[in-house]
């Protein structure tokens, strides 16, 4: 030095005026005025998972969803560590992931044959020149075609037989364990599960317009349903049975009023450090720090100086003019995904040069 691999950041800065919103004050209390605070790694998409309301919650069964190698981590997760296994890369690394030897389906086109049977060209063998048996080595389709290489064996062949190598199956060691070795068996059984469906597991609905309070406001309006305890209703908000419970009038629609305040609201599974534990994700104990809370929604604008890009003038030095990625909080957290001009850092990895 090139050309890559994985990871982590920071995404204009600084001053000066003016504006805006929330907190705490001053004050002559609707004036004025001080202080501090005020967007993001994605605040986005609402894809998972929780907290936190509210509804329902006695118990079975049936349906329906969701995850899917193993171990941990976590409040919880379809996240995230760390292993094993396949696949790809020269290589740092990367991507995938329960079962197809239960059952059922379904594999278009081309092929003779798409999974259990078959033989198009071809080899053999006998009559013979077109039959008929063998046959599955070789061609030939195809995304995929009867384990694979090599040898014996044959008429030609063929796991037909043997050797290795792959697999099934059993067993023994090693590892929590996926699994890896090692022996022995068996001549050896296509692919799809993001096709049904099997197998574990794990799952109630609804969402801050949840949800409670204050005020305000009206006319208790018009319609329908049910009509008797062997009945109506509610429970029942996936579906259904069981159990329970309520009525002597309940339900159900439509119509009308209201549409302002307040809580919920931001201190939290919080953020910084040091010191422990743990390969790690993650944690524990101690310190320390408060960091948006609007409600039509504030967080902006001007201008100076630097910084970067970019036009366009110049031989140059530099002038001028434009710009500053993606986007932007509405209850909160932990992932995931995607969107992102520009630039740093850190580790490896390959290849060339030069001491």
């Nucleotide at each position: 030095c090139a050309a890559g691999u994985a990871a982590a950041c920071c995404g204009g800065g600084u001053g000066a005026c003016c504006g805006c919103g929330g907190g705490c004050g001053a004050g002559a209390u609707u004036a004025u005025u001080g202080c501090u605070c005020g967007a993001g790694g994605a605040a986005a998409g609402u894809c998972c998972g929780a907290g936190c309301u509210c509804c329902a919650c006695c118990g079975g069964g049936c349906a329906g969803g969701a995850u899917g190698c193993u171990g941990g981590g976590u409040a919880a997760c379809g996240c995230c560590c760390a292993g094993g296994g396949g696949g790809g890369g020269c290589g740092a690394c990367c991507c995938c992931g329960g079962g197809a030897a239960a059952g059922u389906g379904c594999c278009a086109c081309a092929g003779a044959a798409a999974c259990c049977a078959a033989a198009c060209c071809g080899c053999c063998g006998c009559u013979u020149u077109a039959g008929c048996g063998g046959u599955a080595a070789g061609g030939g389709u195809g995304a995929a075609a009867a384990g694979g290489u090599g040898a014996g064996g044959u008429a030609a062949g063929a796991g037909c037989u043997c050797a290795c190598c792959g697999c099934u199956c059993c067993g023994a060691u090693g590892g929590u364990g996926a699994c890896a070795u090692c022996g022995g068996u068996g001549g050896c059984g296509g692919g799809c599960a993001a096709a049904c469906c099997c197998c574990a597991u794990c799952c109630g609905g609804a969402g801050c317009a949840a949800g409670g309070c204050c005020a305000a406001a009206u006319a208790g309006g018009a319609g329908g349903a049910c009509a008797a305890g062997g009945g109506g209703g509610c429970c029942c908000g996936g579906c259904u049975c069981g159990a329970u419970u309520u009525u002597g009038g309940u339900c159900c629609u439509c119509g009308g009023g209201u549409u302002g305040g307040c809580c919920g609201c931001u201190u939290g599974a919080g953020g910084u450090g040091a010191c422990g534990g743990g390969u790690a994700a993650c944690u524990g104990u101690c310190a320390u720090c408060c960091c948006a809370g609007a409600u039509a929604g504030a967080u902006g604008g001007u201008c100076g100086c630097c910084a970067c890009c970019u036009a366009u003038c110049g031989c140059g030095a530099g002038g001028u003019g434009g710009g500053u990625a993606c986007a932007g909080a509405a209850c909160u957290c932990g992932g995931c995904u995607u969107a992102u001009a520009g630039g740093u850092u850190u580790a490896c990895u390959u290849g060339g040069c030069c001491c």
This is a predicted structure of a 355-nucleotide RNA (Bacterial RNase P class A) from a Dehalococcoidia bacterium. The prediction has a mean pLDDT of 75. The organism belongs to Dehalococcoidia, within Bacteria. The RNAcentral record of the sequence draws on ENA. A source record names the gene rnpB. It matches the Rfam family "Bacterial RNase P class A". Rfam classes the family as a ribozyme. Rfam describes the family as follows. Ribonuclease P (RNase P) is a ubiquitous endoribonuclease, found in archaea, bacteria and eukarya as well as chloroplasts and mitochondria.